[in-house]
Context: one part of a larger RNA
RNA sequence: UAGUAGCAAAUACUCAAAUGAGAACUUUAAGGACUGAAGUAGGGAAAGGUUCUGUGUGAACAGCAGUUAGACACAGGUUAGUCGAUCCUAAGAGAUAGGGUAGUUCCGUUUUAAUGUUGGCGCUUGCGCUACGCCCUCGAAAGGGAAGCUGGUUAACAUUCCGGCACCUGGAUGUAGAUUCUCCGCGGCAACGCAACUAAGAGCGGAGACCUUAGCGGGAGCCCUAAGAAGAGUUCUCUUUUCUUCUUAACGGUCUGUCACCCUGAAAUCGGUUUGUCCGGAGCUAGGGUUCAAUAGCCGGAAGAGCGCUGCACUUUUGUGGCGUUUGGUGCGCUCCCGACGAGCCUUGAAAAUCCGCUUGAAGAAAUAGUUUUUACGCCAGGUCGUACUCAUAACUGCAGCAGGUCUCCAAGGUGAAAAGCCUCUAGUUGAUA
Numbered sequence: 001u002a003g004u005a006g007c008a009a010a011u012a013c014u015c016a017a018a019u020g021a022g023a024a025c026u027u028u029a030a031g032g033a034c035u036g037a038a039g040u041a042g043g044g045a046a047a048g049g050u051u052c053u054g055u056g057u058g059a060a061c062a063g064c065a066g067u068u069a070g071a072c073a074c075a076g077g078u079u080a081g082u083c084g085a086u087c088c089u090a091a092g093a094g095a096u097a098g099g100g101u102a103g104u105u106c107c108g109u110u111u112u113a114a115u116g117u118u119g120g121c122g123c124u125u126g127c128g129c130u131a132c133g134c135c136c137u138c139g140a141a142a143g144g145g146a147a148g149c150u151g152g153u154u155a156a157c158a159u160u161c162c163g164g165c166a167c168c169u170g171g172a173u174g175u176a177g178a179u180u181c182u183c184c185g186c187g188g189c190a191a192c193g194c195a196a197c198u199a200a201g202a203g204c205g206g207a208g209a210c211c212u213u214a215g216c217g218g219g220a221g222c223c224c225u226a227a228g229a230a231g232a233g234u235u236c237u238c239u240u241u242u243c244u245u246c247u248u249a250a251c252g253g254u255c256u257g258u259c260a261c262c263c264u265g266a267a268a269u270c271g272g273u274u275u276g277u278c279c280g281g282a283g284c285u286a287g288g289g290u291u292c293a294a295u296a297g298c299c300g301g302a303a304g305a306g307c308g309c310u311g312c313a314c315u316u317u318u319g320u321g322g323c324g325u326u327u328g329g330u331g332c333g334c335u336c337c338c339g340a341c342g343a344g345c346c347u348u349g350a351a352a353a354u355c356c357g358c359u360u361g362a363a364g365a366a367a368u369a370g371u372u373u374u375u376a377c378g379c380c381a382g383g384u385c386g387u388a389c390u391c392a393u394a395a396c397u398g399c400a401g402c403a404g405g406u407c408u409c410c411a412a413g414g415u416g417a418a419a420a421g422c423c424u425c426u427a428g429u430u431g432a433u434a
Stems, first nucleotide, its partner, number of pairs: 013031002016028003032430004042409003047390002052076006062068001081167002083386003087144002092138003098107003116132001118131006148165005168382004174377003178371003184364001185194003198363001201360007211344003216339007223331001224329004228246006247305001251300004260290005270280003306325008345349001396405002412424004
């Protein structure tokens, strides 16, 4: 020194109409721009806690405005056997026993302190012998883990509601089948196969269960591309043109196999073979077979769905018909998954719950009726908590609607070595006083 200093990062807004007392800022239409898939898109974790949705209001707040709002007021909204928590253990943490300290407390974490509704035998019916057992809790909403997909629906929720079709665990059971009078099924030389095909306890094994990296093979999604069909765009001229759509889940069945294994057979004049050099008398080449898979193919699910056109009726709510939803190609392409091999390390890349299998065999079981619940079908149940919304240049944190900070999934086209930079499609934004 006062309507003074200032309200200067993030390219950019313009126009018309509507509403309204009032419009640079709201809404709608049109045009122009930006983010440019490592997003200003679509979802989550932590955190927040109603910010979500509808109706109304315009006092305060939103550093101009406001008819607007994450503001205010009043209502509404979060539906699960299958998604998570819940269970398990990890680094670690905490009790108990037992020690220590003057002391609120400290050490300690299996240190043998831990003794039963257990099985069998014998019986004097609560004792004896024998076998076995004893040992806590917490700790991951990204580790381990039983099981759900598709369509529809709300102003706001959906793998949760509704329709359809599934699956798991536990518990009861019945029917059919299987099995037994030859005791607890058959077949194959074998790898192994089949709808089943007793098993307490003990022992053993497997799955769970795992690093990084390189190239190769297979699959899915996306991308690219041809024909056909439908709609839209352009149409002065040109364009058999440009753009868009042509979709198919879990689950069930069937089928296909790199590697590995089995049988036959017997290899130097060595042979087979990879992108990458490994294999073979401890059995190669060759021929024949066996097992293991999916998100691949085919069938069911399932066209009845969804989607694209189109007709009729109609005042809205809307209703009801018709047609189509087809056939191919390509690849050092990108992302993810699977497989077989290789390389690296003075780095060797969790554990437990849980589930399954094998061996052994306590016991029990038959023909006038048993045995089985790893076969098929049928019945019942599945509790509790979370579930709205944001996840950030305005919902978290930084005293705030602060250019700061804050974990993660998904990822189109052109150019190009490239997820660089730049430009564009889908989606979103056009917010920051002028």